[in-house]
RNA sequence: GGACGGGCCUCUGGAGAGACUCAUUAUGAGCGCCGAAGGGGAAAGCCAUAUAUACUAUGGUGAAGCUCUCAGGUAAAAGGGACAGGGGAUUUUAA
Numbered sequence: 001g002g003a004c005g006g007g008c009c010u011c012u013g014g015a016g017a018g019a020c021u022c023a024u025u026a027u028g029a030g031c032g033c034c035g036a037a038g039g040g041g042a043a044a045g046c047c048a049u050a051u052a053u054a055c056u057a058u059g060g061u062g063a064a065g066c067u068c069u070c071a072g073g074u075a076a077a078a079g080g081g082a083c084a085g086g087g088g089a090u091u092u093u094a095a
Stems, first nucleotide, its partner, number of pairs: 005091002008088006018031001020030004032074003038070001039068003045061006
């Protein structure tokens, strides 16, 4: 010096699923449903070990818009919302 990368703030866009039933007043319970806050799972491959020399066994590592539905959500509005775009201030290091 400060790229790629990492996160932070702000603006904008942003799906799905019962205007269910009962109580009760903005909540609770029950049944059904959704997956895009968060969370769990794990394929190929790679690594290690073995009494193995292989299309073996065991263990580890291993991603998601996949999957589970714990959490959350489930008319409109509001709110939340993975992710994306605009802007801003930063951070580690390489050239």